[in-house]
RNA sequence: GGAAAAUAAGGGCAAAUCAGUCGAAAGGCUGGGGCGCAAAACUACAGGGGCUACCAUCCGGGACGGAUAUGCCAGCCAGUUGCACAC
Numbered sequence: 001g002g003a004a005a006a007u008a009a010g011g012g013c014a015a016a017u018c019a020g021u022c023g024a025a026a027g028g029c030u031g032g033g034g035c036g037c038a039a040a041a042c043u044a045c046a047g048g049g050g051c052u053a054c055c056a057u058c059c060g061g062g063a064c065g066g067a068u069a070u071g072c073c074a075g076c077c078a079g080u081u082g083c084a085c086a087c
Stems, first nucleotide, its partner, number of pairs: 002087001012037002017032006035075001041080003047077002049073003056068005
């Protein structure tokens, strides 16, 4: 310097779920937990996709229901950056 995720050491992250807490919800945070992860690091109107609907707007005669993101998800794809070792 290149390619790749088979592998060593030291480590790192942390699914479901439980407790507490914030939120209308999706979901977030803290602690326990550990399914997994070589990018499970970062990026969320201005790439795709998914989730939610308190308020607001629209539709439906009403209760109320439906649609819509400006609310979320980076552990869905994608983009950006990047450690160590074998070769």
Predicted 3D model of an 87-nucleotide RNA (c-di-GMP-I riboswitch aptamer) from Bacillus salacetis. NCBI's taxonomy places the organism under Bacteria, Bacilli, Caryophanales, Bacillaceae, Bacillus. Its Rfam family is "c-di-GMP-I riboswitch aptamer". Rfam links the family to the GO term cyclic-di-GMP binding. From the family's description: GEMM was predicted in a large-scale screen for bacterial structured RNA regulatory elements. Genes associated with GEMM are involved in a diverse array of functions, including chemotaxis regulation, signal transduction, secretion and chitin. Its mean pLDDT, the model's own confidence on a scale to 100, is 77.